[in-house]
Molecule: Lysine riboswitch aptamer
Organism: Mesobacillus persicus
RNA sequence: AGUGAGGAUAGAGGUGCAAAAACCAUUAGUAAGCAAUGUGGAGGGUAAUGAGGUCCGUUGACCAUUGCAGAAAGGGGGAUUUGCCGAAGCUUCAAGAAGCUCAUAUUCUUGAAGUUGGUUCUGUCAUUGAAUAAAUGCAGGACUGUCAUAUAGGAGACUAUAUGGAGGGCUAUCUUACGC
Numbered sequence: 001a002g003u004g005a006g007g008a009u010a011g012a013g014g015u016g017c018a019a020a021a022a023c024c025a026u027u028a029g030u031a032a033g034c035a036a037u038g039u040g041g042a043g044g045g046u047a048a049u050g051a052g053g054u055c056c057g058u059u060g061a062c063c064a065u066u067g068c069a070g071a072a073a074g075g076g077g078g079a080u081u082u083g084c085c086g087a088a089g090c091u092u093c094a095a096g097a098a099g100c101u102c103a104u105a106u107u108c109u110u111g112a113a114g115u116u117g118g119u120u121c122u123g124u125c126a127u128u129g130a131a132u133a134a135a136u137g138c139a140g141g142a143c144u145g146u147c148a149u150a151u152a153g154g155a156g157a158c159u160a161u162a163u164g165g166a167g168g169g170c171u172a173u174c175u176u177a178c179g180c
Base pairs, nucleotide, nucleotide: 002178003177004176006175007174008173009172010171011170014085016084017083018082019081020080023077024076033068034067035066036065037064038063043056044055045054046053048104049103050102051101052100088116089115090114091113092112093111094110095109096108097107098106117144118143119142120141121140122139123138125137126136127135128134146165147164148163149162150161151160152159153158
């Protein structure tokens, strides 16, 4: 010279990623509630299903119609603030928590393994969802950053085109082990 996911620090990709509270639209004139009427005669509520517990119900449940008044959570939007560049997302497994209890399921938090460089468009494909919003996954495109290789130009730095890889990457500086 070179080799190593070696270590540390600082950075780049850009409609860059994520979180928080407020506001706005939607959810919705829906749910629950009150009153009246009708049928009818025993069930109904308790975040999903089943079981139990508990409350209401023959002083009439449930259901239907009319009227009164009338939400919320989750998800979404633009700006603001904050943290950042495996930012973050997804899948599986494990542990804990949540709602009256248990089981399954669901949601949240933490950890492990795997996977995706990023953005965007299409697909009424699949899942979630009130939704044809949005998110995620899959598939097919486009744009873009980075490195390598090839070709061309250039004194060189580098530029253009094409192909390919992946963030355990790339750039810069310092340092370490082997080695010369």